[in-house]
RNA sequence: GGUUGGAUAGCAUAGUGGCAAUGUAGAAGAUUGCAAAUCUUUAGAGGGCAGUUCGAUUCUGCCUCCAACCU
Numbered sequence: 001g002g003u004u005g006g007a008u009a010g011c012a013u014a015g016u017g018g019c020a021a022u023g024u025a026g027a028a029g030a031u032u033g034c035a036a037a038u039c040u041u042u043a044g045a046g047g048g049c050a051g052u053u054c055g056a057u058u059c060u061g062c063c064u065c066c067a068a069c070c071u
Stems, first nucleotide, its partner, number of pairs: 001070007010024004018054001026042005047063005
């Protein structure tokens, strides 16, 4: 330099053109002699800029970053 894939909550990982899911971590409560475990509730998210569309996390372009491969 080229090709391919990826970027979603503190962390890990799904998914889909219309409401973003799960685990774990966080907070509150229940339980307990105190804790742990368990149960209930709760807050929190789609790299950036444009385009298409009634509507974009999803589709398209460019940029940034990460990984693999080729040279």